[in-house]
Context: one part of a larger RNA
């Protein structure tokens, strides 16, 4: 210190019921958006949905390798198989380019370049793949066209800023398993069509044939008999007669209303009053013809077997669906689009463009950068500007004639002279997405060195008047590495899902406006929970592994409710209805002698405001106008006197006068008054239907509204500390034994739908190995315990009674809550 066996039985754990508190809306689904008054969902079991060929593609593994790979035959043999021998047909590749017709290709330089080699070192030298760039070759295309030539061909040297899926010291052939696409039922389930061949007229249309049936009444055609009347023709009465798609009505048909009964009936059209018809285009058996784009139709698109704007069966046919609905274990790790172009394109799909994988090169400043700085670029946008063009505008003012209208003087004048306009001039007023002289912010290129700078020197068919320039090549020099901050960076290759969006700020079009339509930038929500906003997709505040502690953000801090009935100032009194925090869940114009400030102007101790009191006079009954008008219906006008003052009158009044009142002056008082505009609170304006919302509840020196001060509450944010996972560094000495896809040690980092990736879990079925079992195997239980993030697994009791499992592989009809899913039971 491990196993084992017995004991005890703290404690753990696991299920269930019940009280209490906190959190809490039903899950799939389509969607911007779902708890939705969108749909599918009683309940349970057991089936149920990306397969299997075949062809191409990529990347990996595995054989061989300029070749692979076997078709065919043969042998062996464990016998549709594997092996193994011959052959080398054929496919692919080893040669490209042109329509053909043909023709038909290597050793390159420069720059970077791993690494190798020499070298103490500096640094030299060779330089892979691979990438940048320049010549060369090949075939096609344009141009040239010497030579020899049969006269229409040969094509030597010398070209080209033209094309090529080419050469340039080879890389491929098979084979496997992924993933992806395409053809095939192609993940499953579903169509309204279409085709092709049959049954149907026992319902029901209608047409022939042959049958059946049709109370009792009521009108009263012809004809017919009599009388009567007539010269006659005929007539007129009065019976008989029994006519008809004629009446009322039974059986029959038939189905009008009650919008009756019934409506899980009695009936997949019934029942019961009531209506229609009832001797005819009646009504009905039987037989018959007429068949499916075809019949029959008194026509209603009826009817044709509960089926009809084309029956019904079989079959093509697992018809096809861009459209609906469903798609079945787990965990780690990235992680979206709803945009652009095209389409008979708008519910779709194609090609970028996001996204993940898988490779590959390079290693700390080469590079890079949603950033600043500096340097030089680019624009005409906001403001402004109109006494600046252009285009629109108000308004006077001065001036003027061969301009245009009116007038005066004049026979008349291109005579004066007045006067409206135009016009000219100096002004003034106001505008412009498609006006501007000027011109932000912001944005946006490129630069900020070694591939660089200075320089010596050379070639050139280019250029220059010129070795003038200009490209290249070269020789020598220059290290304070030439802005700042951050970060490693690049490079193929293969493939998914998206391709309805939606909201804020801010800017912007349309529109009276919109929770309305289109845009622009950023950011969100969708794909996202967390604290706050009572409630909540998008606001505010922050992003999330599991966990403790501290602290904080936004909101809070009376009670509900954690935290202040905290301090300190001012404001509000609100009986249809005070007020109470972004989005945000409205309220305006206008008003108030509510009450709080603050401007500006006036009056006042020469007595003001306000109160009370006294005067308010004469000319004059002004003048016109009126039936009248004496201050006071109306009109123009509005003087004078006397005074301290008193209007040719501010209102009330009369038919008109009077009377009263007020302007106005004066006494008493004795100190501040009045008016007009702002603006905070607070009231008016303010009126809906269930009872009702500062979130309730209350609350008034607020628990209110504005200011300030301290303190306090608590998110999964910040801090710190444990743990798990990933990704990454860096070591691998020693250590009992194994391991290396591992082990230590550091560091960061952790949200996620649609989607991808990687690693695991559990069925069933084969090989392999290596166990268990009648001293009890698989199943089923379990109100016992363990491990794992978890899919799940172990280990104990029971119950059962013959078979079972682990690891390494292969292989697959391999996992269910949904499909109005299917079947069966409740």
């Nucleotide at each position: 210190c491990a196993c084992c066996a017995a004991c005890u039985g703290a404690a753990g754990c696991c299920a269930g019921u019940c009280c209490a508190u906190c959190u809490a809306c039903c899950c799939g689904u389509c969607u911007u958006g779902a708890a939705a008054c969108a749909c599918g969902g009683a309940c349970c079991a057991a089936g149920g949905a990306g397969u299997c060929u075949a062809g191409c593609a990529a990347g990996u593994g595995c054989g061989c390798a300029a070749g692979u790979c076997g078709g065919u035959g043969g042998g062996u043999a464990c016998a549709a198989c594997a092996c193994c021998c011959a052959u080398g047909a054929g496919g692919c590749g080893c040669a490209a380019u042109g329509a053909a017709a043909g023709u038909g290709a290597u050793a390159g330089g420069u720059g970077g370049g791993a690494c190798a080699g020499c070298g103490c070192a500096a640094g030299c030298u060779g330089g892979c793949a691979c990438c940048a760039u320049c010549g060369g070759c090949c075939a096609a295309c344009c141009a040239u066209g010497a030579u020899c030539u049969u006269c229409u061909g040969u094509g030597a040297a010398a070209g080209g800023u033209u094309u090529g899926a080419g050469c340039a010291a080879g890389a491929g052939c098979g084979c496997a398993a992924u993933c992806g696409c395409u053809a095939g039922g192609a993940c499953c389930c579903g169509a309204a069509a279409g085709a092709u061949g049959g049954u149907g007229a026992a319902c029901u249309a209608u047409g022939c044939c042959u049958g059946u049936a049709c109370a009792c009444g009521a009108c009263g055609a012809a004809g017919c008999c009599g009388g009567c009347g007539g010269a006659a023709a005929c007539g007129c009465c009065g019976g008989u007669g029994g006519a008809g798609g004629u009446c009322g009505g039974u059986a029959g048909a038939u189905g009008u209303g009650c919008u009756g009964a019934c409506g899980u009936g009695c009936a997949a059209a019934u029942c019961g009053c009531u209506u229609u018809u009832c001797a005819g285009a009646u009504a009905u058996g039987g037989g018959u013809a007429u068949a499916g784009g075809g019949g029959c139709g008194a026509a209603a698109g009826a009817c044709u077997a509960a089926u009809c704007g084309a029956a019904c069966c079989a079959u093509c046919u697992a018809g096809u669906a861009g459209c609906u609905g469903g798609u079945u274990u787990c965990c780690u790790c990235c992680g979206a689009a709803g945009u652009u172009u095209c389409c008979c394109c708008c519910a779709g799909g194609a090609a970028a463009g996001c996204a993940g994988g898988g490779a590959c090169u390079u290693a700390u400043u080469a590079g890079c950068g949603g950033u600043u700085u500096u340097g030089u670029g680019c624009g005409g946008u906001a403001g402004a500007g109109c006494g600046a063009a252009u285009g629109a505008u108000u308004a006077g003012c001065g001036g003027u004639u061969a301009c245009g209208g009116g007038g005066a003087u004049g026979u008349a004048a291109c005579a004066u002279c007045c006067u409206c306009g135009g016009c000219c001039g100096a002004u003034u007023c106001u505008c412009a997405a498609a006006c501007u002289a000027c011109g932000u912010a912001c944005g946006u290129g490129c630069a900020a060195g070694g591939c660089g700078c200075c320089u010596c020197c050379g070639u050139c068919a280019c250029u220059u008047a010129a070795u003038u320039g200009g490209a290249c090549g070269u020789u020598g020099g220059c290290a304070c590495u030439g802005a700042a901050c951050g970060c490693g960076a690049g490079u193929c290759c293969c493939u998914a899902g998206u391709g309805g969006g939606c909201c804020a700020u801010u800017u912007u079009u349309g529109g009276u406006a919109a929770g309305c339509a289109g845009a622009a930038c950023u950011g969100g929500c969708g794909a996202u929970g967390c604290g706050g906003g009572a409630u909540g997709a998008u606001c505010c505040g922050a992003a999330a592994g599991c966990u403790g502690a501290g602290u904080u953000a936004a909101g809070g801090c009376g009670c509900c409710g954690g935290a202040g009935u905290g301090c300190c100032c001012g404001c509000u009194a609100a009986c249809c209805u005070a007020g109470a925090c972004c989005c945000c869940a409205c309220a305006a114009a206008g008003g108030g002698u509510g009450u709080u400030g603050g401007c500006u102007g006036a009056u006042c101790c020469a007595g003001a405001c306000a109160g009370c009191a006294g005067g308010a006079a004469g000319g004059u009954g002004g003048u016109c106008a009126u039936g009248g008008a004496a201050g006071u219906c109306g009109a123009a006008a509005c003087c004078c006197u006397c005074c301290a003052a008193g209007g040719a009158g501010u209102g009330u009044g009369u038919a008109a006068c009077a009377a009263c009142u007020c302007a106005c002056c004066u006494g008493c008082c004795g100190a501040a008054u009045c008016a007009g505009c702002u603006a905070g609170c607070c009231c008016c304006g303010a009126a809906a239907a269930u009872g009702g919302a500062u979130g309730g509840c209350g609350c008034u020196g607020a628990a209110g509204c504005g200011g300030g001060c301290c303190g306090c509450c608590u998110a999964u944010a910040c801090u710190c500390a444990g743990c798990c996972a990933u990704c990454g560094a860096g070591g691998c000495a020693a250590g009992u034994u194994g391991c290396a896809a591992g082990g230590c040690u550091c560091g960061a980092u952790g949200a996620g739908u649609a989607g991808g990736a990687g690693g695991a879990c559990g069925u069933g079925g084969g090989g392999g190995u290596a166990g268990c079992c009648g001293u009890a195997a698989a199943g089923c239980u379990u109100u016992g315990g363990g491990c794992g993030u978890g899919a799940g697994c172990c280990c104990g009791g029971g119950u059962g009674g013959a078979g079972c499992u682990g690891c390494c592989c292969c292989u697959a009809g391999u996992g269910c809550a949904g499909a109005u899913c299917u079947u069966g039971g409740u």
Annotation:
Large-subunit ribosomal RNA, domain II from Cladophorales sp., 826 nucleotides, folded computationally. The coordinates come from a structure-prediction model, not an experiment, and the mean pLDDT is 81. It matches the Rfam family "Eukaryotic large subunit ribosomal RNA". For this family Rfam cites "Crystal structure of the ribosome at 5.5 A resolution" (Yusupov et al., Science, 2001).